[in-house]
RNA sequence: UCCGAUAAAAGGCAAACCCGGGGAAACCCGGCGACGCAAAGUCAUGGGUCUACGGUCAAAUCGACCAGGACUGCCAGACUACCGAU
Numbered sequence: 001u002c003c004g005a006u007a008a009a010a011g012g013c014a015a016a017c018c019c020g021g022g023g024a025a026a027c028c029c030g031g032c033g034a035c036g037c038a039a040a041g042u043c044a045u046g047g048g049u050c051u052a053c054g055g056u057c058a059a060a061u062c063g064a065c066c067a068g069g070a071c072u073g074c075c076a077g078a079c080u081a082c083c084g085a086u
Base pairs, nucleotide, nucleotide: 005086012037013036018031019030020029021028022027035073041079042078043077045076046075047074048071049070050069054066055065056064057063
């Protein structure tokens, strides 16, 4: 000097509950609030999970199945990203 890992520092995001709104629902948006997160940043690409307005079947009550809907804070992948003592 370069590379890697970690501490520290500067910060970042924001679970649940509650309030208001959207949606058939799952869930999402905003506010409050912090359970946690070194990618808890982005992308629904692969897997997985959730919901079923609508459709099919059965029934004529309940129900079963199907994402075109949703979850990236379920896992993986792709892309991007702060600091750096010893």
A computed fold for an 86-nucleotide RNA from a Chloroflexota bacterium, annotated as c-di-GMP-I riboswitch aptamer.
The organism belongs to Chloroflexota, within Bacteria.